Lysine riboswitch aptamer from Gemella sp. GL1.1, 135 nucleotides, folded computationally. The coordinates come from a structure-prediction model, not an experiment, and the mean pLDDT is 76.
RNA sequence: GUUAUAAAAAGAGGCCGCGAUGACUAAUUUAAAAGGUAGCAUCGCCGAAGCGUGAAAACGCUGGGGCUAUACUUGAAUAAAGAUAGCACUGUCACAAGAGGAUGCCCAUCCUUUUGUAGGUGAGCUUUUUAUAAU
Numbered sequence: 001g002u003u004a005u006a007a008a009a010a011g012a013g014g015c016c017g018c019g020a021u022g023a024c025u026a027a028u029u030u031a032a033a034a035g036g037u038a039g040c041a042u043c044g045c046c047g048a049a050g051c052g053u054g055a056a057a058a059c060g061c062u063g064g065g066g067c068u069a070u071a072c073u074u075g076a077a078u079a080a081a082g083a084u085a086g087c088a089c090u091g092u093c094a095c096a097a098g099a100g101g102a103u104g105c106c107c108a109u110c111c112u113u114u115u116g117u118a119g120g121u122g123a124g125c126u127u128u129u130u131a132u133a134a135u
Stems, first nucleotide, its partner, number of pairs: 001135011014046001017045006024039003049062005063090002066087004072082003091121003094117011
């Protein structure tokens, strides 16, 4: 120097990623409201968070949002939300092929990028540091 394991720190995705707050605005709805939804502002973040089981601790599922669907749950509601299924889109890693660049003697290695996969998915992925082990 390389590989593997463990820990720590910093990051990325996205039809505005998730959540919270607001004596703000708008729509829906209601007898009238509250709650819920969208926008805006601020804050906390990237299993953020949601759902299910459970007294709790924990365990399990979901990479991400969108659209559609029927029935179920919640709701005053044909608004909206949850769950399920489907549809493409998108991120990441793996494998295969192509193009460009760099290094060394052919050819290999590395980086960037494109395409494909009825591939995998967050306890993941990228970068850096530390420790241990192997070479």
Rfam family: Lysine riboswitch aptamer. From the family's description: Riboswitches are metabolite binding domains within certain messenger RNAs that serve as precision sensors for their corresponding targets. RNAcentral holds the sequence, with entries from Rfam.